Predicted 3D model of a 61-nucleotide RNA (transfer RNA) from Gossypium trilobum. It matches the Rfam family "tRNA". RNAcentral records the identical sequence in 6 taxa. The coordinates come from a structure-prediction model, not an experiment, and the mean pLDDT is 83. The sequence is in RNAcentral, with records from Rfam.
């Protein structure tokens, strides 16, 4: 080492945060602003502890 890029998330708890970017709509001759609204992650990789792992323990890159 976590969505396309950045980043929050560690006494383990149910369906992982946020902000830029994309995509659609409203506006606009038209684009961009601005406002709503969707899409996108099996958290590097394998194996282990646990009812339960992004979170713990071992190796790897």
């Nucleotide at each position: 080492g976590u969505g396309g890029u950045g980043u929050a998330g560690u006494u383990g708890g149910u369906u992982a945060u946020c902000a830029c970017g994309c995509u659609a709509g409203u506006c606009u001759c038209a684009c961009a602003c601005a406002c709503u609204a969707g899409a996108g992650g099996u958290c590097c990789c394998c194996g282990g502890u646990u009812c339960g792992a992004a979170c713990c323990c071992g190796g790897g890159c």